[in-house]
RNA sequence: GCCAGCGUAGCUCAGUGGUAAGAGCGAGGCCCUCAUAAAGCCUAGGCCGUUGGUUCAAUUCCAACCGCUGGCA
Repeated sequence: GCCAGCGUAGCUCAGUGGUAAGAGCGAGGCCCUCAUAAAGCCUAGGCCGUUGGUUCAAUUCCAACCGCUGGCA
C1' cells in the first nucleotide's frame, strides 16, 4: 500500500428497518445463614465509533472518515 472482518452497558457478546435496545459476568441493595460463600429477588448503568446519505421511519441499509483485528504484498 491492497483486501476482509469488527466497533452496542465497566468486560464478553446478542439483536433487528417500526411502540420503551437485551443476556451473562461485574457493581449496589434485599433475602437466607450463628457467620461466610453459593442459590434466589430487585436496582442502577448505553441516546448502538463520528459525520453525511436513502427512507414516512435507521442501532439495523449505503458512503466517507476514525479506531481495532486478521490476511496479502
A computed fold for a 73-nucleotide RNA from Candidatus Curtissbacteria bacterium RIFCSPHIGHO2_12_FULL_38_9b, annotated as transfer RNA. Lineage of the source: Bacteria > Bacteria candidate phyla > Candidatus Curtissiibacteriota. Model confidence (mean pLDDT): 82 of 100. It matches the Rfam family "tRNA".